[in-house]
RNA sequence: GCUGAUACUAAGCUUAGUUUCCGGCGCCGCAUGCGCUGGGAAGCGGGGGAACCAAGUAUUCCGGGGCGUAUCCUUCCGAUCGGAAGGUAGGGAACCAUCUAUCCCGAGCCCGUCAGCUAACCUCGUCAGCUGUGGAUGGGUCAAAC
Numbered sequence: 001g002c003u004g005a006u007a008c009u010a011a012g013c014u015u016a017g018u019u020u021c022c023g024g025c026g027c028c029g030c031a032u033g034c035g036c037u038g039g040g041a042a043g044c045g046g047g048g049g050a051a052c053c054a055a056g057u058a059u060u061c062c063g064g065g066g067c068g069u070a071u072c073c074u075u076c077c078g079a080u081c082g083g084a085a086g087g088u089a090g091g092g093a094a095c096c097a098u099c100u101a102u103c104c105c106g107a108g109c110c111c112g113u114c115a116g117c118u119a120a121c122c123u124c125g126u127c128a129g130c131u132g133u134g135g136a137u138g139g140g141u142c143a144a145a146c
Base pairs, nucleotide, nucleotide: 011131012130013129014128018042019041020040021039022038023037024036025035026034027033043126044125045124046123047122048121053116063114064111065110066109067108072087073086074085075084076083077082090105091104092103093102095139096138097137098136099135100134101133
C1' cells in the first nucleotide's frame, strides 16, 4: 500500500414495532454512559365485541377464521408428504407526492370447531432482519452568500 473478515460509531432501509418514567442486575469502585430485565405512561398497530345492515332456502369436514404485500396459474421430478422452474395479483427501494426506467420480495406463522359489520366496552403486540436508485415535474427542509 492492497484485499478480506470482525467490532464500534455515524447516516439510513423494510416493518405497527418508537419515545419516555420508576426499580433491579451487570459493564466498573464512583459519576456519566451503555446493556439486560420487571413494571408503568404516551404514540403506533392488531383482535374480539350491539343496534341497523348483511347473511337465509343458509351454516355445521369439502370445517371455519386471523396476522402479513406475500394471492393465483402452468410445467417438471416425486407420485403421499414434498421439491424445482417459469409467470402472476400485490408489495418495497434514503425529505414528500406523481410519472418513468432499473433492481428486489411475492414468505412464514397463529387460533382450535369458534368469531360478518359493529358504538360503548374488553384484550393483545411494540419483534426481527438489513446497508445504497437513477431521471423528470411540483412542493418542502437545511446551509452558505448578499